The RNA shown here (transfer RNA) has 71 nucleotides and comes from an archaeon. Model confidence (mean pLDDT): 81 of 100. Its Rfam family is "tRNA". By type it is a transfer RNA. Its family is annotated with triplet codon-amino acid adaptor activity in the Gene Ontology.

[in-house]
RNA sequence: GCGGAUGUAAUUCAGUGGCAGAAUACUCGGUUGUGGUCCGAGCAGCGAGGGUUCGAUUCCCUCCUUCCGCU
Numbered sequence: 001g002c003g004g005a006u007g008u009a010a011u012u013c014a015g016u017g018g019c020a021g022a023a024u025a026c027u028c029g030g031u032u033g034u035g036g037u038c039c040g041a042g043c044a045g046c047g048a049g050g051g052u053u054c055g056a057u058u059c060c061c062u063c064c065u066u067c068c069g070c071u
Base pairs, nucleotide, nucleotide: 001070002069003068004067005066007064010024011023012022013021018054026042027041028040029039030038047063048062049061050060051059
């Protein structure tokens, strides 16, 4: 330099055009003599910019992060 993949919650992952979810973690409450377990509730997110569309996490373009291959 060229090609491909990847990016969603604090973490690991779902979500192929119509309200953004689960588990773990964290906070609060219940249970318990205390803690843990268990139960309930809560907090929190689509890498950045632009385009298409009535509507974009999803489709298109550029840039960036990380990874792989070729030279």